[in-house]
RNA sequence: UUGACCAGUCCGGGAGAGACCGCCAGGGCGGCGCCGAAGGGGUAAGCGAAAACUCUCAGGCAAACAGACCGGGCUGCGACG
Numbered sequence: 001u002u003g004a005c006c007a008g009u010c011c012g013g014g015a016g017a018g019a020c021c022g023c024c025a026g027g028g029c030g031g032c033g034c035c036g037a038a039g040g041g042g043u044a045a046g047c048g049a050a051a052a053c054u055c056u057c058a059g060g061c062a063a064a065c066a067g068a069c070c071g072g073g074c075u076g077c078g079a080c081g
Base pairs, nucleotide, nucleotide: 001081006076007075008074009073010072011071012070013069018032020031021030022029023028024027033061034060035059039057040055041054042053
């Protein structure tokens, strides 16, 4: 001097599925139907690890919020040359 991988943070994009029914003063509770993309569990070649597969515990089913994942900026680390 270069700045890989990884982590954090900010910005942009970002799906699906009842603005369902009942009770009640509230805002909650209960019922039925449904979604799969926070998180979590399961599965996956001889062994180990692993998914956007699977379960639906959690979460969600107007908009907003959230959102896996994708792209970019900044910061930290400092592989390699």
Predicted 3D model of an 81-nucleotide RNA (Glycine riboswitch aptamer). Its Rfam family is "Glycine riboswitch aptamer". Rfam 15.1 lists 9,425 matches to the family in 5,228 species. Rfam describes the family as follows. This family represents the bacterial glycine riboswitch. It was read from a public genome assembly, where an Rfam model found it. Model confidence (mean pLDDT): 77 of 100.